Source information:
Predicted 3D model of a 73-nucleotide RNA (transfer RNA) from a Bacilli bacterium.

């Protein structure tokens, strides 16, 4: 330098064909227990990596640019 690929909750991940975001595990609360695991129930936690563009609507298309990580040179 030239190409691909990935960026989503605290951690690993899904999220198809655009229709307004999910799941284990984690945290906190109950229940249950002598307490502690465990197991049962509910909760909180996200401007989807930044920014522009399209669109009646963008995690999803499209350009720029950042961060990682593979070819090739």
């Nucleotide at each position: 330098g030239u190409u691909c690929c990935g960026c989503u909750a605290g951690c690993u991940c899904a999220g198809c064909c655009g229709g307004u975001a999910g799941a284990g595990c984690a945290u906190c609360u109950g229940a249950c227990u002598u307490u502690u695991a465990a197991u049962c129930a509910g909760a909180g936690g996200g401007u989807c990596u930044g920014g522009g563009a399209u669109u009646c609507g963008a995690a999803u298309u499209c350009c720029c640019a950042g961060c990682g990580g593979g070819a090739c040179a």
The coordinates come from a structure-prediction model, not an experiment, and the mean pLDDT is 80. It was read from a public genome assembly. It matches the Rfam family "tRNA". Gene Ontology term of the family: triplet codon-amino acid adaptor activity. Rfam describes the family as follows. Transfer RNA (tRNA) molecules are approximately 80 nucleotides in length.